A computed fold for a 503-nucleotide part of an RNA from a marine sediment metagenome, annotated as small-subunit ribosomal RNA, 5' domain. The RNAcentral record of the full RNA draws on SILVA. Its mean pLDDT, the model's own confidence on a scale to 100, is 85. Rfam family: Bacterial small subunit ribosomal RNA.
Context: one part of a larger RNA
RNA sequence: GGAUAAACGUUGGCGGUGUGCUUUAUGCAUGCAAGUCGUACGGGAUUAUAGUUUUCGGAUUAUAGUCUAGUGGCGAAUGGCUGAGUAAUACAUAGGUAACCUGCCUGUGAGUGGUGGAUAACUUGCUGAAAAGCAAGCUAAUACAGCAUACGGUGAACAAGUAUUUCUUGUUCAUCAAAGCCUUCGGGUGCUCGCAGAGGGGCCUAUGCCUGAUUAGCUAGUUGGUGAGGUAACGGCUCACCAAGGCGAUGAUCAGUAGCUGGUCUUAGAGGAUGGUCAGCCAGAUGGGGACUGAGAUACGGCCCCAACUCCUACGGGAGGCAGCAGCAAGGAAUAUUGGGCAAUGGGCGAAAGCCUGACCCAGCGACACCGCGUGAGGGAUUAAGGCCUUCGGGUCGUAAACCUCUUUUCUCGAGGAAGAAGUUCUGACGGUACUCGAGGAAUAAGCCACGGCUAACUACGUGCCAGCAGCCGCGGUAAUACGUAGGUGGCGAACGUUAUCC
Numbered sequence: 001g002g003a004u005a006a007a008c009g010u011u012g013g014c015g016g017u018g019u020g021c022u023u024u025a026u027g028c029a030u031g032c033a034a035g036u037c038g039u040a041c042g043g044g045a046u047u048a049u050a051g052u053u054u055u056c057g058g059a060u061u062a063u064a065g066u067c068u069a070g071u072g073g074c075g076a077a078u079g080g081c082u083g084a085g086u087a088a089u090a091c092a093u094a095g096g097u098a099a100c101c102u103g104c105c106u107g108u109g110a111g112u113g114g115u116g117g118a119u120a121a122c123u124u125g126c127u128g129a130a131a132a133g134c135a136a137g138c139u140a141a142u143a144c145a146g147c148a149u150a151c152g153g154u155g156a157a158c159a160a161g162u163a164u165u166u167c168u169u170g171u172u173c174a175u176c177a178a179a180g181c182c183u184u185c186g187g188g189u190g191c192u193c194g195c196a197g198a199g200g201g202g203c204c205u206a207u208g209c210c211u212g213a214u215u216a217g218c219u220a221g222u223u224g225g226u227g228a229g230g231u232a233a234c235g236g237c238u239c240a241c242c243a244a245g246g247c248g249a250u251g252a253u254c255a256g257u258a259g260c261u262g263g264u265c266u267u268a269g270a271g272g273a274u275g276g277u278c279a280g281c282c283a284g285a286u287g288g289g290g291a292c293u294g295a296g297a298u299a300c301g302g303c304c305c306c307a308a309c310u311c312c313u314a315c316g317g318g319a320g321g322c323a324g325c326a327g328c329a330a331g332g333a334a335u336a337u338u339g340g341g342c343a344a345u346g347g348g349c350g351a352a353a354g355c356c357u358g359a360c361c362c363a364g365c366g367a368c369a370c371c372g373c374g375u376g377a378g379g380g381a382u383u384a385a386g387g388c389c390u391u392c393g394g395g396u397c398g399u400a401a402a403c404c405u406c407u408u409u410u411c412u413c414g415a416g417g418a419a420g421a422a423g424u425u426c427u428g429a430c431g432g433u434a435c436u437c438g439a440g441g442a443a444u445a446a447g448c449c450a451c452g453g454c455u456a457a458c459u460a461c462g463u464g465c466c467a468g469c470a471g472c473c474g475c476g477g478u479a480a481u482a483c484g485u486a487g488g489u490g491g492c493g494a495a496c497g498u499u500a501u502c503c
Base pairs, nucleotide, nucleotide: 001503002502003501004500006499007498008497009496010495013373014372015371016370017369018368019366020365021331026329027328028327030326031325032324035074036073037072040071041070043068044067045066046065047064048063049062050061051060052059053058081284082283083282091208092207093206094205095204096203097202100201101200102199105197106196107195108194109193110192111191112190113147115145116144122137123136124135125134126133127132152176153175154174155173156172157171158170159169160168161167180189181188182187210256211255212254217247218246219245222244223243224242225241226240227239228238229237259281260280261279262278263274264273265272266271286307287306288305289304290303309320310319311318312317337363339362340361341360345359346357347356348355349354376406377405378404379403386397387396388395389394411440412439413438414437415436416435420430447492448491449490450489451488452473453472454471458487459486460485461484462483468475469474
């Protein structure tokens, strides 16, 4: 000198774009953050119309709508947050998978026949303070279970081929499917079994990846083999048996520290430092462990167990998890609103209308950072008054002010008023915002630090090794350009200085 997720002191007009718990991965009141589908299903409630019946209270049937607790489907594994752990099951780059998986989506081939038994909701009864649970009875499905069929798939045996373990092709045997709904009757949309694709993932390999030797030896599922189990899949992944291996001064093991990268800062570069916002990957969801469901989780707003903590309780037992968005407490030098909207972009569900979306888009707060604009312009000398200095002549603040003329960026008021909407109609939170026009009036707007040398900028007074200053050298003990104040000057300017950290 440059830089910062900064903080502190003094000061502070406006706008744009960004950015904002670096500390306690500490604890959390309250609200919201994941639902949706009635064109899968049986009920229930309700509205309208029409009908039947009536003891005029009502009961009941049909049609058409609306709402919906429950069964069922899809989603909830995305999005969002955090960086505790992790020095390698991470990450980056380049490969491999003849060792693998893949819901929704796209293309393509074949099929969608015929049966059955339940169960929630509901009704009744019971238990419990509650959370909730039990028994009996009734009912439906795209829920569940058989049967048939098999273009095909899977398994086994045999044969042929080659990129020769498990790949490809063929034969035989065994085995494996399905679901309907809507309709204007044209169809639409689903479902089942394959093949291919796209996108996504799993696993493996190589190379790179901080410090310490005042850590030198480490290792028994350890290293390898055979067999078995397990997995979507290879594999000590697991187990039985066998062998005694495997790693290490090219730093094993141990200890410390740390999420990694694209990038960011600095630098002429090499390098050094760093990893906040944004993007990719990984890991975690009060601490620890476990599996279930599922195409996908070992699952932040799912389940089970243990532990700590908090809450409710009728003391028998229950409930909870903000490292989602706001917000609170605590900690701290320090970090924001319990805001608006789904209008846009994107996501989930749905045939659609649509619903949900603290993702997101906006607004609010903070000079926290960067950028831009303004605080007036021209003229104006008796160089006014006043301050300060003075050799008392004057000098200086200083064309500075006053005063005259002008302008209106900004400001206030009034009028108009968007683009962002994709989709001929309708649909804008932002927002009566941006912007435009008009009126008014210099009006609403300047400070901070320094002035001994380094380092641009000096005098007076006060103080008297005191009070104090200080980045280094050093100033101060009676003439201090170094302390304090004043005038003046220099620098930067809505900022200026200090502190911290990096180059």